[in-house]
RNA sequence: CUACGAUAAUAGCAAACUUAUUGAAAAAUAAGGACGCAAAGCUACGGAUCUAAGGCUGUAUUACCUGAAUGAGGAAAUAAAGCUAUGACCGCCGGGUUACCGAA
Numbered sequence: 001c002u003a004c005g006a007u008a009a010u011a012g013c014a015a016a017c018u019u020a021u022u023g024a025a026a027a028a029u030a031a032g033g034a035c036g037c038a039a040a041g042c043u044a045c046g047g048a049u050c051u052a053a054g055g056c057u058g059u060a061u062u063a064c065c066u067g068a069a070u071g072a073g074g075a076a077a078u079a080a081a082g083c084u085a086u087g088a089c090c091g092c093c094g095g096g097u098u099a100c101c102g103a104a
Base pairs, nucleotide, nucleotide: 004102005101012037013036017032018031019030020029021028022027035091041097042096043095045094046093047092049088050087054084055083056082057081059079060078061077062076064074065073066072
C1' cells in the first nucleotide's frame, strides 16, 4: 500500500415510532428515540422499488358547437380506471469516489 475485519481502542451514524414543518404524493428536514451499521460517509451513474402533481389513453355522464336530422362529426367539464419521472430512495443490489483503527 492492497485485501480483510476482533466480544481491541478511539470516534461516528441512527431503523421503527412520536411531534413539528415542507410536499399532490412518495418522501425530506429538525427534535426526541435506537433496530441495526466497518463505509448505514458522499454520489441517482446502471438495475430494482415507491409515488403520479402534470401529461397521455380509452370509458361513462353532462351541457355545448356544426348540421335538415334522433344519424354523423367536433370540442369542453367532471368522475373513476390504466400508462408515464422530469419526483423520491444510496439503511435494496451493483458502479464511482473519499476516509478512522490494526488482532488474526
A computed fold for a 104-nucleotide RNA from Bacillus yapensis, annotated as c-di-GMP-I riboswitch aptamer. Rfam family: c-di-GMP-I riboswitch aptamer. Rfam's curators write: GEMM was predicted in a large-scale screen for bacterial structured RNA regulatory elements. Its family is annotated with cyclic-di-GMP binding in the Gene Ontology. Lineage of the source: Bacteria > Bacillati > Bacillota > Bacillaceae > Bacillus.